A computed fold for a 95-nucleotide RNA from Lottiidibacillus patelloidae, annotated as Glycine riboswitch aptamer. The model forms 91% of the base pairs in the Rfam consensus. The prediction has a mean pLDDT of 80.
RNA sequence: AUGAAAAUAAGGGGAGAGACUACAAAUGUAGCGCCGAAGGAGCAAACAAAGAUUAUUCUUGUGAAUCUCUCAGGCAAAAAGACUCUUAUUGGACG
Numbered sequence: 001a002u003g004a005a006a007a008u009a010a011g012g013g014g015a016g017a018g019a020c021u022a023c024a025a026a027u028g029u030a031g032c033g034c035c036g037a038a039g040g041a042g043c044a045a046a047c048a049a050a051g052a053u054u055a056u057u058c059u060u061g062u063g064a065a066u067c068u069c070u071c072a073g074g075c076a077a078a079a080a081g082a083c084u085c086u087u088a089u090u091g092g093a094c095g
Stems, first nucleotide, its partner, number of pairs: 006090008018032001020031004033075003039071001040069003046062003050059003
């Protein structure tokens, strides 16, 4: 000297849902109606332990998401945006 996973940075792509109503100089506040792909929360199988039980049963813990919830966020544009691509750096699986 090959340069995987993973991480970081920059750039690109990136859906959904009222340009709603009232007050207000604008942000904003209130009300009704909606969205899920920032973040957050919840759950299956499986695994583990202990107790109860005649027992294949019950309880507890760990336990994923683009699923569910809609707290937060969002519902013209802008901004944001899970995820993804490219480049660079770190890294050092494999050879």